Description
This is a predicted structure of a 487-nucleotide part of an RNA (small-subunit ribosomal RNA, 5' domain) from an uncultured bacterium. The prediction has a mean pLDDT of 86. RNAcentral holds the full RNA, with entries from ENA and SILVA. Its Rfam family is "Bacterial small subunit ribosomal RNA".
Context: one part of a larger RNA
RNA sequence: GAGCGAACGCUGGCGGCAGGCUUAACACAUGCAAGUCGAACGAUAAGCUAGACUUCGGUUUAGUGGACAGUGGCAGACGGGUGAGUAACGCGUGGGAAUCUACCUUUGAGUGGGGAAUAACAAUUAGAAAUGAUUGCUAAUACCGCAUAUACCCUCCGGGGGAAAGGCUUCGGCCGCUCUUAGAUGAGCCCGCGUACGAUUAGUUUGUUGGUGAGGUAAAGGCUCACCAAGACUACGAUCGUUAGCUGGUUUGAGAGGAUGAUCAGCCACACUGGGACUGAGACACGGCCCAGACUCCUACGGGAGGCAGCAGUGGGGAAUAUUGGACAAUGGGCGAAAGCCUGAUCCAGCCAUGCCGCGUGAGUGAAGAAGGCCUUAGGGUUGUAAAACUCUUUCGACAGGGAAGAUAAUGACGGUACCUGUAUAAGAAGCUCCGGCUAACUCCGUGCCAGCAGCCGCGGUAAUACGGAGGGGGCAAGCGUUGCUC
Numbered sequence: 001g002a003g004c005g006a007a008c009g010c011u012g013g014c015g016g017c018a019g020g021c022u023u024a025a026c027a028c029a030u031g032c033a034a035g036u037c038g039a040a041c042g043a044u045a046a047g048c049u050a051g052a053c054u055u056c057g058g059u060u061u062a063g064u065g066g067a068c069a070g071u072g073g074c075a076g077a078c079g080g081g082u083g084a085g086u087a088a089c090g091c092g093u094g095g096g097a098a099u100c101u102a103c104c105u106u107u108g109a110g111u112g113g114g115g116a117a118u119a120a121c122a123a124u125u126a127g128a129a130a131u132g133a134u135u136g137c138u139a140a141u142a143c144c145g146c147a148u149a150u151a152c153c154c155u156c157c158g159g160g161g162g163a164a165a166g167g168c169u170u171c172g173g174c175c176g177c178u179c180u181u182a183g184a185u186g187a188g189c190c191c192g193c194g195u196a197c198g199a200u201u202a203g204u205u206u207g208u209u210g211g212u213g214a215g216g217u218a219a220a221g222g223c224u225c226a227c228c229a230a231g232a233c234u235a236c237g238a239u240c241g242u243u244a245g246c247u248g249g250u251u252u253g254a255g256a257g258g259a260u261g262a263u264c265a266g267c268c269a270c271a272c273u274g275g276g277a278c279u280g281a282g283a284c285a286c287g288g289c290c291c292a293g294a295c296u297c298c299u300a301c302g303g304g305a306g307g308c309a310g311c312a313g314u315g316g317g318g319a320a321u322a323u324u325g326g327a328c329a330a331u332g333g334g335c336g337a338a339a340g341c342c343u344g345a346u347c348c349a350g351c352c353a354u355g356c357c358g359c360g361u362g363a364g365u366g367a368a369g370a371a372g373g374c375c376u377u378a379g380g381g382u383u384g385u386a387a388a389a390c391u392c393u394u395u396c397g398a399c400a401g402g403g404a405a406g407a408u409a410a411u412g413a414c415g416g417u418a419c420c421u422g423u424a425u426a427a428g429a430a431g432c433u434c435c436g437g438c439u440a441a442c443u444c445c446g447u448g449c450c451a452g453c454a455g456c457c458g459c460g461g462u463a464a465u466a467c468g469g470a471g472g473g474g475g476c477a478a479g480c481g482u483u484g485c486u487c
Stems, first nucleotide, its partner, number of pairs: 001487004006483005013359006019352002021317001026315003030312003035074003040071002047064007081270003090195007099187002104183002108179004112146001114144002121136006152161003166175003196242003203233003208230008245267004249260004272293005295306004323349001325348003331345001332343004362392004372383004396428001398423005406414001431476005436457003442471005452459002
């Protein structure tokens, strides 16, 4: 000198664009953050209409209606958060072969005929609750056989195996379902090279290293197991310890290099702590399940419930970091044939000078060089064209009127916002720090090695340009200075 996710002190007019728990991966009240489909399925409350009966209270039947639930499908593996762990094929880069891939596109073929249940519901019943139990009834695109299968899979090439579901319709068709080909996308796996510090860590390893066979996986493989061999890594640093998410980038620097990894983007890991699998195309799953643990809550003491490192918000920690806001209008996502529903993703608004950028706080004329202040050699000098005064302008702000684009026919949270026009008045808008040298800027008073200053050198003990105040001056400016960190 430059930089910062900064903080602190003093001060503070406006706007645009960005950013905002770096600490306790500490604990969390409350609300919301993942649903959707009635064109898969059965059932159906309230309400409404009509009929029948009526003791005039109502009862019942049919239709309409559509709530809360239930079966089923798809989505909850995305999106959002955090950086604890990890020194590793985790990441970066370049290759590889032994793989899978829902929805989407594409090729070919099919969608025949049957069956048995079960939730909801009803009745009974256990329990404080959470949650169940028994009996009975019922549907399906839920479940299970049979048939067929060009292609598909296995094969000893003889053969063997294995599928489906319907719904809506204006009757034209549309949406599906099953098997299959190729693709796209996504994902899993392997390898070369690169990827922090410590030798005051020198030896480490027994599924360890390799082989054969088997199992397992979507898939190669000690991934697992049996048997066999005795290997494998290491001074080019193994093992151990400490620290750390990695990268594109960011920052500094002429560069080489150093430091760093907030925001944005890619990858990885994690979801109270540890372990485990289930479902599924995909998870060993943040707002799923099971077990154990710690913690919190409920309890009738028998037993149960919970997981903000989602968005707000609370306590705590801290020098320090925001609203328990609006809207799905746009973009995107999920479901749905669609209408649409959901979406704290997102788009916006609120708070904060936290940063960057822009603008303003007036402009011109104005010497009696006014008054006042300060200094003075008492003549004067300086503040100073500064003010006053006169003339002018109205940016920003204020008030009033109009008023978008963003949206396609409709639909705008933002928002009566941006922007435009008008009205009034210089009116509402300047501070901070420094002035001994480095380093731009000097005098007076007070103090008297005191009080104090200080980045370094150093100032202060009676004439202090260095302390404190004043006048004056320098610098930067809605900021200025200090502290911390990096180069």